[in-house]
Notes
This is a predicted complex of two RNAs, RNase P RNA and transfer RNA, with 473 nucleotides together. It holds a member of the Rfam family "Bacterial RNase P class A". The family's RNA type in Rfam is ribozyme. Its mean pLDDT, the model's own confidence on a scale to 100, is 76.
RNA sequence: ACGGGGACCAGGCAGCCGCUGCGAUGGCAUGACCGUCGCAGAGGAAAGUCCGGACUCCACAGGGCAGGGCGGUGGAUAACAUCCACCCGGCGAAAGCCGCGGGAUAGUGCCACAGAAACCAGACCGCCCUGCUUCGCGCCGCUACACGGCGCUUCGCAGGGCAGUGCCCUGCGUAGCCUUGGCGAAGCAGGGUAAGGGUGAAACGGUGGUGGUAAGAGCCCACCGCUCUUCGGGUGACCGGAGAGGCAAGGUAAACCCCGCCCGGAGCAAGGCCAAGCAGGAGGCGUUCGAGACCGGCCCGGUCGAGCCUCCGGGUAGGCCGCAAGAGCGGCAUGGUGACAUGCCGCCCAGAUGAAUGGCUGCCCACGACAGAAUCCGGCUUAUCGGUUCCCUGUCGGC
RNA sequence: GCGCCCGUAGCUCAGCAGGAUAGAGCAGCGGACUUCUAAUCCGCAGGUCGGAGGUUCGAAUCCUCCCGGGCGCG
Numbered sequence: 001a002c003g004g005g006g007a008c009c010a011g012g013c014a015g016c017c018g019c020u021g022c023g024a025u026g027g028c029a030u031g032a033c034c035g036u037c038g039c040a041g042a043g044g045a046a047a048g049u050c051c052g053g054a055c056u057c058c059a060c061a062g063g064g065c066a067g068g069g070c071g072g073u074g075g076a077u078a079a080c081a082u083c084c085a086c087c088c089g090g091c092g093a094a095a096g097c098c099g100c101g102g103g104a105u106a107g108u109g110c111c112a113c114a115g116a117a118a119c120c121a122g123a124c125c126g127c128c129c130u131g132c133u134u135c136g137c138g139c140c141g142c143u144a145c146a147c148g149g150c151g152c153u154u155c156g157c158a159g160g161g162c163a164g165u166g167c168c169c170u171g172c173g174u175a176g177c178c179u180u181g182g183c184g185a186a187g188c189a190g191g192g193u194a195a196g197g198g199u200g201a202a203a204c205g206g207u208g209g210u211g212g213u214a215a216g217a218g219c220c221c222a223c224c225g226c227u228c229u230u231c232g233g234g235u236g237a238c239c240g241g242a243g244a245g246g247c248a249a250g251g252u253a254a255a256c257c258c259c260g261c262c263c264g265g266a267g268c269a270a271g272g273c274c275a276a277g278c279a280g281g282a283g284g285c286g287u288u289c290g291a292g293a294c295c296g297g298c299c300c301g302g303u304c305g306a307g308c309c310u311c312c313g314g315g316u317a318g319g320c321c322g323c324a325a326g327a328g329c330g331g332c333a334u335g336g337u338g339a340c341a342u343g344c345c346g347c348c349c350a351g352a353u354g355a356a357u358g359g360c361u362g363c364c365c366a367c368g369a370c371a372g373a374a375u376c377c378g379g380c381u382u383a384u385c386g387g388u389u390c391c392c393u394g395u396c397g398g399c
Numbered sequence: 400g401c402g403c404c405c406g407u408a409g410c411u412c413a414g415c416a417g418g419a420u421a422g423a424g425c426a427g428c429g430g431a432c433u434u435c436u437a438a439u440c441c442g443c444a445g446g447u448c449g450g451a452g453g454u455u456c457g458a459a460u461c462c463u464c465c466c467g468g469g470c471g472c473g
Base pairs, nucleotide, nucleotide: 001395002394003392004391005390006389007388008387009386011364012363013362014361015360016359017358019041020040021039022038023037024036025035026034027033028031043370047381048380050379051378052377053376054375055267056266057265058264062300063299064298065297067263068262069261070260071259072086073085074084075083076082087101088099089098090097091096102258103257107256108255109252110251111250124197125196126193127192128191129190130189131188132187133186134185135184136152137151138150139149140148141147153175155173156172157171158170159169160168161167176183177182178181205224206223207222208221209220211219225247226245227244228243229242230241231240232239233238271321272320273319274318280312281311282310283309284308285307292304293303294302328347329346330345331344332343333342334341335340365368400472401471402470403469404468405467406466409425410424411423412422418456427443428442429441430440431439449465450464451463452462453461
């Protein structure tokens, strides 16, 4: 230097003029007031609103169905889809990184095209056996023709052909047979085979075999993989050993589904208080024969319950609380591999409601990114100019 | 704050319980017909399926995260 993993910062300083809140103080016109002084004033994501909670109301949140979410194991936590540690799988030489990582012998669906065949079978090319027919060659009955009978085998090398093989053709060699140069082809039918070719993402485990067979095949053998049993280790996911079995028949659940666990609903316009203003009318339903509300998809159950619904018309457009001391921040100690927990000490750190962080000047540098609170908190995800710092891995270069 | 939908050719839309060359109409270009234009007929071109990642043999379609646009309720 290259590579990997964390943590932190987010232009700085000074002056002047503004904005918001709080505290102190002063004023009089006593309030949404004005003035002075002091202090504080956006983020690591305030964002997307994707999860999880707190808080508030509805019943101290009940039962069932439906629906939704999560998914290796063990922990952490208020909770989680987050975090930590480990397991398994994949990538990498390593540090390390990535994984929506339950179930495909509960059932259903789908797997286009190609291919013989796509999930329970199947045979296109090819290989092998048997039978029949035709032609050819040799021998015999028989000296010859016709006719009849028998036979026409095995292995290897080289070159070429075919979509393709162990197939076919040519040449050479080899063992065997027969009168010495010879030792076959084609078609049909039945059967065997799943090794080879070819299709595909995927073809009933894979590789090898001077085993085996008519040819073949887990048919048999060795190794690898798999299943079952058992032993040992671990809280567990899982790991390791031994034995048995020739193999039990793919993939897809980010398809339906099954299993286990979790989820009541709504949301700060929640919810509570104060003040101001107004005008009622028409229709329908209902008052223990219970309208309606909580209640949102449904049913049950429960509570409240005398008003409720629709239309027309009228009024208001204000204030306060919630709302800033909290699962808070910093430091130290202890426990824990760690996430984290406990204890002690210290600190107070935005709170608006048309909604505050800005503008100008000067200096410096590395020339300044993404972007701005709106009930709060824990996460995730996404955007982000650059810089600081710590640790780790191997290679190269230098001392 | 809560809930939902859409993005495919220049425009308007199909296709979305996955199957390969992604279609249709209008518009565009070329040719025919016509004296010329329109209409009509024939032919052609035009697509990162809003972007990225994943699941799968295979993604416009399924899942996740972003980007843009729109609607409803309180």